Model confidence (mean pLDDT): 82 of 100. Transfer RNA from a Nanobdellota archaeon, 72 nucleotides, folded computationally. Its Rfam family is "tRNA". By type it is a transfer RNA. Its family is annotated with triplet codon-amino acid adaptor activity in the Gene Ontology.

RNA sequence: GUCUCGGUAGCUUAGUGGUGGAGCACGUGGCUGUUAACCAUGAGGUCGUAGGUUCGAAUCCUGCCCGAGACG
Numbered sequence: 001g002u003c004u005c006g007g008u009a010g011c012u013u014a015g016u017g018g019u020g021g022a023g024c025a026c027g028u029g030g031c032u033g034u035u036a037a038c039c040a041u042g043a044g045g046u047c048g049u050a051g052g053u054u055c056g057a058a059u060c061c062u063g064c065c066c067g068a069g070a071c072g
Base pairs, nucleotide, nucleotide: 001071002070003069004068005067006066007065010024011023012022013021018055026042027041028040029039030038048064049063050062051061052060
């Protein structure tokens, strides 16, 4: 330099055009002599970034940034 894959909640991740979900972690309440576990409930996302296409984009297209890999 070229190509491939990836970037979504604090962490790990699902979501291939029509309201962004789950597990763990966290807050509150219950239970318990206390903690843990367990049960209920809640908060937390400009979906890497800048544009484009579309009535509508996390999703399709292009540039750029970051990470991993292959080739030279």